[in-house]
RNA sequence: AGGGGACUAGCUCAGCUGGUAGAGCAACGGAUUCCAAAUCCGUAGGCCGGGGGUUCGAGCCCCUCGUCCCCUGCCA
Numbered sequence: 001a002g003g004g005g006a007c008u009a010g011c012u013c014a015g016c017u018g019g020u021a022g023a024g025c026a027a028c029g030g031a032u033u034c035c036a037a038a039u040c041c042g043u044a045g046g047c048c049g050g051g052g053g054u055u056c057g058a059g060c061c062c063c064u065c066g067u068c069c070c071c072u073g074c075c076a
Base pairs, nucleotide, nucleotide: 001072002071003070004069005068006067007066010025011024012023013022019056027043028042029041030040031039049065050064051063052062053061
């Protein structure tokens, strides 16, 4: 340099054909316990990597930029 993949909650990941963004764990509150752990119930937490475009409507389609990973190649 070229090609491919990934980016969604604090972490790990779902999200169907474009139609109200979810789960587990973690956190917080409560129940239980002499206390704690475990267990059970509940709560909060998201500009879906940044920007732009298409569309009545975008996590999903298009363009561009960024970060990370893989493959191929170049220089030394």
Background
The prediction has a mean pLDDT of 83. A computed fold for a 76-nucleotide RNA from a Deltaproteobacteria bacterium, annotated as transfer RNA. The sequence was found in a public genome assembly. Its Rfam family is "tRNA". The family's RNA type in Rfam is transfer RNA.